Molecule: small-subunit ribosomal RNA
Organism: metagenome
RNA sequence: AGAGUUUGAUCAUGGCUCGGAUUGAACGCUGGCGGCAGGCCUAACACAUGCAAGUCGAGCGAGAAAGGUUCUUCGGAGCUGAGUAGAGCGGCGGACGGGUGAGUAAUGCGUGGGAAUCUACCUUUUAGUGGGGGAUAACUUGGGGAAACUCAAGCUAAUACCGCAUAAUACCUUCGGGUUAAAGAGGGCCUCUUCUUGAAAGCUCUUGCUAUUAGAUGAGCCCACGUCGGAUUAGCUAGUUGGUUGGGUAAAGGCUGACCAAGGCGACGAUCCGUAGCUGGUCUGAGAGGAUGAUCAGCCACACUGGGACUGAGACACGGCCCAGACUCCUACGGGAGGCAGCAGUGGGGAAUAUUGGACAAUGGGCGCAAGCCUGAUCCAGCCAUGCCGCGUGUGUGAAGAAGGCUCUAGGGUUGUAAAGCACUUUAAGUAGUGAGGAAGGACAGAGUAUUAAUACUACUUUGUAUUGACGUUAGCUACAGAAUAAGCACCGGCUAACUCCGUGCCAGCAGCCGCGGUAAUACGGAGGGUGCGAGCGUUAAUCGGAAUUACUGGGCGUAAAGCGCGCGUAGGCGGUUUUGUAAGUUGGAUGUGAAAUCCCCGGGCUCAACCUGGGAAUGGCAUCCAAAACUGUGAGGCUAGAGUGCGAUAGAGGGGGGUAGAAUUUCCGGUGUAGCGGUGAAAUGCGUAGAGAUCGGAAGGAAUACCAGUGGCGAAGGCGGCCCCCUGGAUUGACACUGACGCUGAGGUGCGAAAGCGUGGGGAGCAAACAGGAUUAGAUACCCUGGUAGUCCACGCUGUAAACGAUGAGAACUAGCCGUUGGGAUAUUAGUUUCUGGUGGCGCAGCAAACGCGAUAAGUUCUCCGCCUGGGGAGUACGGCCGCAAGGUUAAAACUCAAAUGAAUUGACGGGGGCCCGCACAAGCGGUGGAGCAUGUGGUUUAAUUCGAUGCAACGCGAAGAACCUUACCUACCCUUGACAUCCUUGGGAUCUUGUAGAGAUACGAGAGUGCCUUCGGGAACCGAGUGACAGGUGCUGCAUGGCUGUCGUCAGCUCGUGUCGUGAGAUGUUGGGUUAAGUCCCGUAACGAGCGCAACCCUUGUCCCUAUUUGCUAACAGUUAGGCUGAGAACUCUAGGGAGACUGCCGGUGACAAGCCGGAGGAAGGUGGGGACGACGUCAAGUCAUCAUGGCCCUUACGGGUAGGGCUACACACGUGCUACAAUGGUCGGUACAGAGGGUUGCCAAGCGGCGACGUGGAGCUAAUCCCUUAAAGCCGAUCGUAGUCCGGAUUGGAGUCUGCAACUCGACUCCAUGAAGUCGGAAUCGCUAGUAAUCGCGAAUCAGAAUGUCGCGGUGAAUACGUUCCCGGGCCUUGUACACACCGCCCGUCACACCAUGGGAGUGGAUUGCACCAGAAGUAGCUAGUCUAACUUAGGAGGACGGUUACCACGGUGUGAUUCAUGACUGGGGUGAAGUCGUAACAAGGUA
Repeated sequence: AGAGUUUGAUCAUGGCUCGGAUUGAACGCUGGCGGCAGGCCUAACACAUGCAAGUCGAGCGAGAAAGGUUCUUCGGAGCUGAGUAGAGCGGCGGACGGGUGAGUAAUGCGUGGGAAUCUACCUUUUAGUGGGGGAUAACUUGGGGAAACUCAAGCUAAUACCGCAUAAUACCUUCGGGUUAAAGAGGGCCUCUUCUUGAAAGCUCUUGCUAUUAGAUGAGCCCACGUCGGAUUAGCUAGUUGGUUGGGUAAAGGCUGACCAAGGCGACGAUCCGUAGCUGGUCUGAGAGGAUGAUCAGCCACACUGGGACUGAGACACGGCCCAGACUCCUACGGGAGGCAGCAGUGGGGAAUAUUGGACAAUGGGCGCAAGCCUGAUCCAGCCAUGCCGCGUGUGUGAAGAAGGCUCUAGGGUUGUAAAGCACUUUAAGUAGUGAGGAAGGACAGAGUAUUAAUACUACUUUGUAUUGACGUUAGCUACAGAAUAAGCACCGGCUAACUCCGUGCCAGCAGCCGCGGUAAUACGGAGGGUGCGAGCGUUAAUCGGAAUUACUGGGCGUAAAGCGCGCGUAGGCGGUUUUGUAAGUUGGAUGUGAAAUCCCCGGGCUCAACCUGGGAAUGGCAUCCAAAACUGUGAGGCUAGAGUGCGAUAGAGGGGGGUAGAAUUUCCGGUGUAGCGGUGAAAUGCGUAGAGAUCGGAAGGAAUACCAGUGGCGAAGGCGGCCCCCUGGAUUGACACUGACGCUGAGGUGCGAAAGCGUGGGGAGCAAACAGGAUUAGAUACCCUGGUAGUCCACGCUGUAAACGAUGAGAACUAGCCGUUGGGAUAUUAGUUUCUGGUGGCGCAGCAAACGCGAUAAGUUCUCCGCCUGGGGAGUACGGCCGCAAGGUUAAAACUCAAAUGAAUUGACGGGGGCCCGCACAAGCGGUGGAGCAUGUGGUUUAAUUCGAUGCAACGCGAAGAACCUUACCUACCCUUGACAUCCUUGGGAUCUUGUAGAGAUACGAGAGUGCCUUCGGGAACCGAGUGACAGGUGCUGCAUGGCUGUCGUCAGCUCGUGUCGUGAGAUGUUGGGUUAAGUCCCGUAACGAGCGCAACCCUUGUCCCUAUUUGCUAACAGUUAGGCUGAGAACUCUAGGGAGACUGCCGGUGACAAGCCGGAGGAAGGUGGGGACGACGUCAAGUCAUCAUGGCCCUUACGGGUAGGGCUACACACGUGCUACAAUGGUCGGUACAGAGGGUUGCCAAGCGGCGACGUGGAGCUAAUCCCUUAAAGCCGAUCGUAGUCCGGAUUGGAGUCUGCAACUCGACUCCAUGAAGUCGGAAUCGCUAGUAAUCGCGAAUCAGAAUGUCGCGGUGAAUACGUUCCCGGGCCUUGUACACACCGCCCGUCACACCAUGGGAGUGGAUUGCACCAGAAGUAGCUAGUCUAACUUAGGAGGACGGUUACCACGGUGUGAUUCAUGACUGGGGUGAAGUCGUAACAAGGUA
C1' cells in the first nucleotide's frame, strides 16, 4: 500500500466481498511446563446452607455453668474455675468497605467558575468541667402465647436522662439588653486524722466532657459550556414565570402558603417518543475521526416492588424501622418470619463464565489506653489454553539415498538426513536434599531524655532476650537417572504461500466473493506430497480499518444517484472604499487547573519477556490577568467604482380590456344540373333519384389568424403572432446631475404556473378521448376508414403537476480569437471600415471532463448563499400528517431480495435503417420437378432381425465404384475358449498331399503317401500339432476427449502483422476517401510507411502457326492394284507427341485528372483473366466421420471375442426426395442410308462362318493392342404408313416358354420370345436447372463386377432462346447509422393468469404494555388543630411540656370513566419479492415493424 467481482473487451460511476488489528468471547479438533492477568455480557430471575460489623469492664449495675479440689449430717457447703462466659444499660461504629447498572437524556456526568452552608473522629485557639434531682433495663416474682414475643408488680447504676449555677472573643437584638454548657474515668505520690484496716482533703500525670476560634477532610447548593436518535413528535407550561409577605431548610431559591401581575420555554428544536449509567480511559485509525465504557480509578443511581419518615455529624440507610403489594417459608390457623445486585454455592435462563477453599502473616478499616477482637475488604491458594509472554518436545553425524507409502513417460522421481545406526546433552517434567525475601512491629527486661515536688506514673529514644508467615512440599540452588515423559490445527482454483493420484458423476457435497460438481474435478470425499501458524490452530459473532462508501481534513449534482417549474421576500449567512475609537473574535506571554492509573520517552527490578516500578513528557481543553491592533466584528465620521433615482431617445407576438377585418371549413335557403360522391394498400360502413357530389348567389355561426416568418423579437418561468384604441410592467442606450453600500443569496412563507381534469353559467364551426359501425387479423377491446359525445372556446372558481429540459440554481469577478444575426450609440474620408454596449447563434485556443463534449451565454479559474445525492429492486409505494369537491398532490419509510444496476465510448453481429456494388439472385427466356407407372434412397410401420451411420441449405441414386451365399457388422440355432490373428516359453513333429464315415456345417473319428531349404556341420530360418500364462480379440461406448480426412459460407475478396502516430483505454490509423477493376486489381490523395496469407500469374487441357520425328497413323504428287492406303513409295496434309511462337491494352482514336482505366477500331486463329480444370486466406458451424485408418479414457473376457448353417438388410395401410419412361404427329412403326469421340481388353476382348424368331449357342482367326476385338453409334437424311383415338401412343402388371452367370437364382438376379395391355391426354399450391458449343436432345464408353444400372464418372453428335434492367425475393462484399444484442435476432425481453414459498399493508375485532385527563379512595408517616385519656424530673402549684386518642392537609397501592401511543394476534383481502418448468399474447430494444 491494495485486491476480486458488472463487459466480448475498455474507461468511469457504484455497491458487494477479501487481505489487517482487536475481544470479558463461544464452538470444533488438539493439548507438555511456567509467569502475569482475566473469568454471568443472558433472568435488577428465584434462592437451601455457611460466613460477610462489630467492639469497649479504663462508662454502668449485675453475673453463671461444666470441670477440679476440700469438708460433709450425704441434703449439701467452701475454695477454684472467674469478676470468666453469656446477656443488659451506655458510648463509638453499622452513611465506610463490598455488589450491581434496573432507573436516569438531566434532580446525572465532564470541564471551569461561584456564594448563601454544615462537617463526628483529627490538628489548633481561648476558657470551663461547680452543685443537685427523678427514673429505667438487666435482675426477681406473677400472667398471656404454638411461636415470634409480650404484659403487670417490685429492686438498682451510669460518661443514660433532667433542672440549677456560671459564661463569652459564641448567638440574637428594638443596641437598652437578652439567651445558651458540661461527665466523668484510669495510674502514681505525699500530708492529716482515727491509727488495724478504711475514709476524707491535697498534689500530679494521662484520657474524656462542655463552650469557642482557625484549619484540614468530607458533604450540600448555584451558574456557564459540552453530553444519542426521531419533526411521520410543533407547539409546551397555572406553582407555570416574576414580585410582595409569612413559613421552611445547615444553606440561596416557588422549596412552600396567601395575595398581585401575565408571564416563561420553543426551528440555535421546546414538548413528546425510543434508547442509554457518565468519565479517566479501551479498541481501531497516518491523522481527523469511528466504535466502546469488562477488569483498574473518579462520580452517580439502586438494594424484592412502591411509599414514608426516625435516629444521627452524616441516611430517607444493601446485611435498620413502619406501611402497602407480589412471592417464599413456619403455624397449634389465632398469628408470625424473610429479602445473596456482599463471598462461596444452588436452581433457572443461556452459545457461555470458576471453590459452599486458607489466613488475618502483610496492606487497610471499626472499636479499644493497650494487649487484642472483628474484617468473604484484602492477601493467598483451587478451576479454566480465556488472553499476553517465555521455555521445551532433543543435538551432531549418518546414502545402501534401506524398507514401506505415493507417483511414473517403467528409466526414475518423491517422502528424505528424514528414519535406523553411531556419538553426545539433560533445560522443563520426575525423585531426593538444601533454602532466601515478603517482618515493619508488638511483648518482656535494662539504660537515658522530657514531664513533675518526685528517683512515681506516662511519653519518647536506645540496648538486650524470646518471638509473629496463610501462601509453603514457596522462589532459587545442588545431586540422581535416562532421549527418556511432551505436536497439533488449518489450508493448497483466483484473491493467497502451497499439486498430484484415486473415488464420485449437477449426485453426494463445497463456498468469504467470483464460483466448482452433468465420466479424465489442482475447487466435492480420501490418500501421498506441500504451505502457513504452532500448545495451539481454525470457525462463528462483534468493532474499527481498508471505505475519499457521509468527504472538517477529504466527494459530488449536463448524460452515471443528484438543480426546487419560476419569481418576490422573512429569519439567517455573506458583503465595496477610507479615517478614527474599541477589543468580542484573533495573536503572544504569564498563572491556575486539566486526580491517579493508562499511552509515549529515559532509567530500574524479576535469568529475558509479558509484568511491576522511579522520573519526565504529554493531557490539543477550560478559566483568570497582561499586552498587540493587521484582519473580522462593533461605535462614530467620510467617499463613489456596487446598487438606485432623475432627464433624452429606442426596439419588441411582454400583460389586461374593448372594438374590428378578410380568407377558409361547416350548416341553412335559392338557382343550374345528373348519377354518382366519399374513402382506402384494397375495400366497406356512410351520403345520394325525397336530387347528393359539382357549380353560382345569399344568410348564419364559431374558432383560428396563411404570406410577412427569420437557430428573429419579448417575458422570471409557464408562455406570447391579423389590424386599431385605452390602461400597464420590464429592458436597452446616451450625457450629465443626485442618494451614498441602500447590496447578493434566501430555510420557512407567499405569488405565478402548459396540457388534461373538476364546479357553476354560457357557447359549440372545425377537430375529437369515450362510444358505434366498417375493414385488417389466428384474434384486433389497436394502428386504417365512416360517424360521434365530453372536451377544446368565454366568464368566475379550483387543481399545482409535465422530458415544467439547456435534463446545466442565483449573483459577482477574471481568462486567445474568428464568423453570423438582432437592438442602441460613437467616428467618418459618406464606398464602407473601425469601434463601445445589450441580447441571440455557429466554430474554436488554453483549461476542464470517464468519455461524449463544454469552451466569455463555461461544464474553465475563484468567491458568496440556497437546494439536492449516497448500490439496484421493493417505491416515489405503505402508514401517519397537511392540502384538495373529487381525481389526486406533497412530505415519505421498513421488512424482504439481488451482486449487481448504471454512464460514455470500442469491436462485432443484427435491423421489416440508409448509400454503393456483385451473383442464373430477380427479371427476360428454354427445359423440368410437383399429377401417372416404375426404379432408387429416406422417414414411418412391421419384424426374431428388418445391422450401423448421414438429418435445413451443406442427409435422402449419400458411405454403397454394384446385399442370392460370401460381403455382414443384424437375428435364430449349433459349436470353440491362449482362441481365426501377433510376440515370448516348453514340448513333439518333416512341411504337405490324397482319401473314408457321421453331421446342415463348423467339427469329430480314421486310412494312406511323404524325411523339405540354408549351413562354417555347431546349428539356423520357415511350417504344423499340443501345453502353460503373460496376452490376443471387440464394426462395443464416447466425433462433446482426439489425430487425420471432408463438407459449408466461398473462388466470396477478404484476413492480418512490424514500426510509427492518435487515444487514459478497449482500440483506431494503415484497410477509410475520389476514381477503377472479376478482384484489398490498379492509380491518385492521405500520419502513415512497409510487409505477409489470399486475388492474379506460374501448372494441366483446349483453340492458331512453326520446328523435329514417321509406325501400327496419313495419302497431295508418282507407279502398281484384287479397288481395300491394299502395295511400292512419300514426309507435303491429318493425326500422334516432344519443343517453340503467339495476346502484352502492345498500336490508333475518343474519354478520364496529364493517372489507373474504360469505350471504339485496326491487325490477328484468338482481345482485354480467350474457354475449361487443378488450386480454397484468417476463420465459422463443439458441422460430419471412433463403422476406412490411427488413438486417450471407459466397458466385455467359456463372451459384447471366434466358427458354421439358415434367415434378414429386398418386409409395406402410408409420406417425402432423386431419377427413368411416357402421355404422342417437331411423333410412332417399317425399309434404305451417312458421320464420332473417348475408353477397355489375356482368369480378358472375342472376328469371320454356322444354328436359333431371339436372348444366346457353336466356333476358334486375331490381339499383351494408334496394328486385333468390344464397335452396327444414335438422333440425322430418303421413302412408306398411321390421322388425334387411350390410338399402330404408352408400356406397367400378369400368364406361359426360354437364355446366361454362378456350388446355388424359392425367399431375392439380369436378359429373350409369345400373349396380356394398367395408370397416363402435359400435371394445384409450390418449386429446380441453365447465359454458348451452354440449355435441350441423341447415342457411346468405363469403374465396381461371376452375374446383376433408369445410378455414378466420362465421351462425342445435333444444337437454341433471352438478359430492358437492378424496383422487388435470396445470398454476399464495402461504407455509414441505430441498438437494452455479444450463446450475438433462432438475440433480448414485458405483463396478466395458474402453482409453491417468503416478508409486508388494510381488516369486523381480540389480548397486553405505557401514558394524559376527570373522579373515588386513602395505609404508614410528617405537619397543623384538638372540648377526650394519661403524665417521674421544672414550677410562682395555676401550669408548662410530653405521650396516647381524635381530626384536617399532603400522599403510595388500588378502583371507575374517557382519550392517546405502542406491541402481538385476526376470518378475509391488496399489491410486492423469489422460484426448475407452464398458459396467453408480443409492449420495449433496429424506423422493433403505429418512432